A computed fold for a 340-nucleotide part of an RNA from an uncultured Bacilli bacterium, annotated as large-subunit ribosomal RNA, domain IV.

[in-house]
Context: one part of a larger RNA
RNA sequence: CUAUGGUUAAGGAACUCGGCAAAAUGACCCCGUAACUUAGGGAGAAGGGGUGGUCUAGCGAUAGACCCGCAGUAAAGAGUCCCAGGCAACUGUUUACCAAAAACACAGCUCUCUGCUAAAUCGAAAGAUGAUGUAUAGGGGGUGACACUUGCCCAGUGCUGGAAGGUUAAGAGGAGAGGUUAGUAAUGACUUCGGUUAUAUUUAUGAAGCUUCAAAUUGAAGCCCCAGUGAACGGCGGCCGUAACUAUAACGGUCCUAAGGUAGCGAAAUUCCUUGUCAGGUAAGUUCUGACCCGCACGAAAGGUGUAACGAUCUGGGCGCUGUCUCAACCAUAGACUCG
Numbered sequence: 001c002u003a004u005g006g007u008u009a010a011g012g013a014a015c016u017c018g019g020c021a022a023a024a025u026g027a028c029c030c031c032g033u034a035a036c037u038u039a040g041g042g043a044g045a046a047g048g049g050g051u052g053g054u055c056u057a058g059c060g061a062u063a064g065a066c067c068c069g070c071a072g073u074a075a076a077g078a079g080u081c082c083c084a085g086g087c088a089a090c091u092g093u094u095u096a097c098c099a100a101a102a103a104c105a106c107a108g109c110u111c112u113c114u115g116c117u118a119a120a121u122c123g124a125a126a127g128a129u130g131a132u133g134u135a136u137a138g139g140g141g142g143u144g145a146c147a148c149u150u151g152c153c154c155a156g157u158g159c160u161g162g163a164a165g166g167u168u169a170a171g172a173g174g175a176g177a178g179g180u181u182a183g184u185a186a187u188g189a190c191u192u193c194g195g196u197u198a199u200a201u202u203u204a205u206g207a208a209g210c211u212u213c214a215a216a217u218u219g220a221a222g223c224c225c226c227a228g229u230g231a232a233c234g235g236c237g238g239c240c241g242u243a244a245c246u247a248u249a250a251c252g253g254u255c256c257u258a259a260g261g262u263a264g265c266g267a268a269a270u271u272c273c274u275u276g277u278c279a280g281g282u283a284a285g286u287u288c289u290g291a292c293c294c295g296c297a298c299g300a301a302a303g304g305u306g307u308a309a310c311g312a313u314c315u316g317g318g319c320g321c322u323g324u325c326u327c328a329a330c331c332a333u334a335g336a337c338u339c340g
Stems, first nucleotide, its partner, number of pairs: 001335008010326002014324001019321001027051005036041001038145001052067006068072001081318006087311001092104002108143007120129003146306004151236003156233002158229005165224003171218002176213005183205004187198004237255005264298001265295001276292005
C1' cells in the first nucleotide's frame, strides 16, 4: 500500500450527482398513538416506561422486602422514523449473463365478430383446437381498481347498410367481314376449228360447307353513388376593432373549415424562451412544494382529473445516527515487501 474487520477527541452530511457506504433502530410486556380513509386500514404510526437474583404472600397474574453489577431481551440473533410530491390502484411478471421500472399483466369498463358443421386458428387433406362449450358462451381490438366524468367533427380513410342510375369480366349473342373452292367467265396453250385443258406461269367472280375475326344486345360482385358509424383510423383555426385614466376585452366584424379544444389539469415524466413571476422552506435553493396561465408543443378509454392502501420505484425536506467529511489516527487478520 491492498482486502476484510474493529475503535476514535471535538464537530455531525460541512462529503457527495445523491447520506453511496457505515452507524443508528431492533426481542417481549405496559401506556399511548395524528392527518387521511374505500371505515378494512393508516398502525409496530409517532412517542414514552419496564425486563436479573433471593425470600415472603397468593391457585395465579402479581405485590412487598432484600441482594449483586458499569451494564439484567447483560453474549448472539431481531424495524430507523417522520413530512410532502410524481408515477403505477393493489399481490404478481420481465430484458437467463449491464435495465425490475413509471414497462407487461391484472380484476373492472367498453367496442366488435360469432346461432353452432359458430366465429377464429392449425393443416394441400383427412382431421384437430375452439368445446364434450352454446351469446351469463367463445374469438379479436382498446382501456386498466375505485370515485366524478368521457365534449364537438362522419369532409378524408375504414367498417356497416342500401339499391335507382353510371361503369364493368368470363359467358351468352351473332349484324357483318375475311380465308378456302365446286362452279362460271375471261385469258393462255393446244386444236381435227366442233372444241379440249389448267399440264410450265394464270386472272376475275364465287353457292353450300368448314374455318377465322367480330358489332349491337345481355351480363354479378366491386368501384362511382346514397346513408349511418368515434370507447373506428383520426381531427378539434386566423385576422381586425371595441368599455368614461391606462390596461384588458364580456361585445362586434371578416376569412376559412367537416368541426374549430368543452369539463378538468397546466413551466407538468409534457414549458423552447426559463434559474418564467410570486409565495414557502434555507444565512444562502437551476432541485422541491403551493399558486399564476403568456399550454414553443395538456386534454378527455393511444382516456381526463382525483384518490385510501400498496412500492428493493423516482423526487424534495426533517429528527435521530454516525470516520461520508473537517482530517486523519491506531489495532487485528490475510496478502504485498525482506530473509530463509
The prediction has a mean pLDDT of 85.
It matches the Rfam family "Bacterial large subunit ribosomal RNA". Rfam links the family to the GO terms ribosome and structural constituent of ribosome.
It was read from a public genome assembly.